Molecule: c-di-GMP-I riboswitch aptamer
Organism: Paenibacillus arenilitoris
């Protein structure tokens, strides 16, 4: 350094759900907690989805739409432990 996870060490992350703060909201953070994951480590670059605070429409509460979010939805970029070959 490709390329791979069959066996097995060492670690390791932590889904629902609970409580507390943040957020308009998705949703995110600590502490619990383990469903699960060999990238469940980073990066919203492409694409789904999620969510509408502002912002536009209009019939006034409904529609549109991220510049908001999700990397544990895929892809793709960088990084990385232990085995195998």
């Nucleotide at each position: 350094a490709a390329c791979u996870g069959a066996a097995a060490a060492a670690g390791g992350c932590a889904a629902a759900c609970u409580u507390u703060c943040c957020g308009a909201a998705a949703g995110g953070a600590a502490a619990g907690g383990a469903c699960g994951c060999a990238a469940a480590g980073u990066c919203a670059u492409g694409g789904g989805c999620c969510u509408a605070a502002g912002g536009c429409g209009c019939u006034a509460g409904c529609g549109c739409a991220a510049c908001g979010g999700u990397c544990g939805c895929c892809a793709g970029a960088c990084u990385g432990c232990c085995g195998g070959c």